Context: one part of a larger RNA
Parts: sequence; structure tokens; C1' cells
RNA sequence: CUGGGCGUAAAGGGAGCGUAGGCUGGUGAUUAAGUUAGGAGUGAAAUGUACAGGCUUAACCUGUGAUGUGCUUUUAAUACUGGUCAUCUUGAGUAUGGGAGAGGAAGAUGGAAUUCCUGGUGUAGCGGUGGAAUGCGUAGAUAUCAGGAAGAACACCUGUAGCGAAGGCGGUCUUCUGGCCCAAUACUGACGCUGAUGCUCGAAAGCUAGGGGAGCAAACAGGAUUAGAUACCCUGGUAGUCCUAGCCGUAAACGAUGGAUACUAGAUGUUGGGGUUGUCAUGACUUCAGUGUCGGAGCUAACGCAUUAAGUAUCCCGCCUGGGGAGUACGCUCGCAAGGGUGAAACUC
Repeated sequence: CUGGGCGUAAAGGGAGCGUAGGCUGGUGAUUAAGUUAGGAGUGAAAUGUACAGGCUUAACCUGUGAUGUGCUUUUAAUACUGGUCAUCUUGAGUAUGGGAGAGGAAGAUGGAAUUCCUGGUGUAGCGGUGGAAUGCGUAGAUAUCAGGAAGAACACCUGUAGCGAAGGCGGUCUUCUGGCCCAAUACUGACGCUGAUGCUCGAAAGCUAGGGGAGCAAACAGGAUUAGAUACCCUGGUAGUCCUAGCCGUAAACGAUGGAUACUAGAUGUUGGGGUUGUCAUGACUUCAGUGUCGGAGCUAACGCAUUAAGUAUCCCGCCUGGGGAGUACGCUCGCAAGGGUGAAACUC
């Protein structure tokens, strides 16, 4: 450079923003760089090749031609691509009016439950299991009532419901704030898509410092089980889980399915808007945006996917190339560390 691929066989980057780059809507004019056609020059000779000739043939040698797919230059063409100019509105965006939402941040606040503390009642058990035991309890437990304290999580509503780029987001209220959807007009006039490097976000666990610590609970201890039991079960229990500030940067970060645009049968549910219409509290029809189920063509190795495509096409990025060795070694780089990123080979089957 190129072929074939990436739901499950190897393969979609965890996600976004965005630089360079790549690609890019309609019309007209112009240019002629790419492109196309013709001419000229050059493309050494030898070799190779076609034909002919010379050694008795052949090898070999000689002659002539074609080729030399290229480069330079010139003349011309102008459909497409590119450059320049003008213009347009359908892509994109802005304004106005409405709408839904666990989207984000900060602050305030509520009740149930749990544990603990104090006091009252009360007495011998409680707890736990397959069965037990460790454990707790006459220093009065468990149970029950009253009062108080603390931390964490927010039952019902709750929904193949909603929001967010992903991670993710759930009591209530307030403030600040991002995005999205709908309707009708007006405006800008291609301002677009993708995106190497880069930057930002990024569950849980883990790390640093300071708080906090109810419940749960790695480690750990004890009791069981067992041949053993460094487990499963039970009683305890520390990090951690929570908050603040800062690191880490990984996950089956999954739809195992990158993003954008256009097109391609239907059926049915649901969420948020709009329109038409009828009845009189709710329906019918329709349309836009989202989210499900089924299913046809088509695709697929099959399973299955199927207008939210894994269908038909175009553009851009990422990635794969037999198994093991190995996501290892070495080097570089990031990190406080743990470790992360990049990432081989020998050898072997």
C1' cells in the first nucleotide's frame, strides 16, 4: 500500500469535546490545478520481443521495427473534483411561545427503621441453626413503654416509566445550572459530518490528609460442618462503606453492536408534545420526538437482526490477522503506591 472483516468465532476506543486531516447541499459565472484527448521532445546502448538475414544447423552474430505503460512541454476539451466570485434554503444554527424529566451542583429539612445510652415494667432465658455450639443474660438480658443520641439509606408511589455523552441518577423544599422535545413564524446562509495527537469526564475497589462511624462487612478470631475445611453455615469483628480536598483511570465500562446522513412492508404497547373531530369525561383519526414487543423483504455460518438493522448506500475514526508464550519481558511514559498506558521475541503446538 492492499484484501477480507469486527453482536456471539480474532476484532468498536469506557464516554464526550475538539485541533490537524479526510469528506461535504442547490444554482449560475469564471479559472483550467486534478482529469481527458491530440502533437512534440525525451525515455542511451546492450538485454528482452516481432520479422528478416549470416555462419551446413543450433547456440551465437547482424539488420529493421514495435515496445519502453514514464517524465517534460504544447494545443485543446470542461462533464466531474479543486480554486475564485455571486446567489439560494432544504442541512446546520439563532430568536419568540409552550412542555416533560431520579440530568448536574450547593444548602436546608422530614419520617420509618436500626444500634447505643438513661429510666420504668418484668423474670429466666435470649440468640442462632439442617441440628448445634461459640456469643449475650440474675452485675437483670430478650420482650415492652417513655425519653435522648448517632450515622446511613430513602419503603409505598415505582412502571420492559423518565433523564443523562458515558459512568450513572430516586424522601421533600429552595437557589444556581446543562441538555432535550413541540408549534408557528421570522432571521443567518453550508456556518456541516467525522476526528489521529490533545483535553475533559469516568462504577466499584484502592491510595493520601482531615473528619465521621449506626448498620453492613474483606482481613482476623472463635463455634460448627468435614477425612481435612485456610470455605460454604453461625457468633463476633477491623479496614472499608459516609463527608471534605486531592490522586487512581480500570470493569462482562455490554446492546459484548463507533459516530453521522439518506432510503427500505406491516402489527401492537408505552412516555412527552401538537393537530383534526365526535361525544360529554373520555374516545377516534393523525403528526413529531423518545422507548419496548412481534414480524416481512433483505441480511446472517447459524442463532438471530429486522425503520432504535446485524437491511440498502455514502463519509470519517478505532480495531483484528492461528492457539500458547502474554497483556508477560525490555524500553519509554503516567502514578505516592497499588498499578495503568504502550507492547514484543525466542520457544512450542
Small-subunit ribosomal RNA, central domain from a metagenome, 349 nucleotides, folded computationally. RNAcentral holds the full RNA, with entries from SILVA.